Molecule: transfer RNA
Organism: Candidatus Aenigmarchaeum sp.
């Protein structure tokens, strides 16, 4: 210094360019229980950050953060 790949809730995954971005776990409320745990049921919680493209962007492109991997 160069090329490559990744980045969505706390964690782990999804999501043909098009519906309010879905799930499981765990958080938190409530039921169940003598309490607890398991179990049922509500709930709240995310697109790495600018930009373009396009009616429409997590999804395409582009710089910039981060993290990995590779070559010198």
């Nucleotide at each position: 210094a160069g090329g490559c790949c990744u980045g969505u809730a706390g964690u782990u995954c999804a999501a043909c360019g098009g519906a309010u971005a879905g799930a499981a776990c765990a958080a938190u409320c409530g039921g169940c229980u003598u309490c607890g745990g398991a179990c049922c049921g509500g709930c709240a919680g995310a697109u790495a950050g600018g930009g373009g493209u396009u009616c429409g962007a997590u999804u395409c492109c582009u710089c910039u953060c981060a993290g990995g991997c590779c070559u010198a």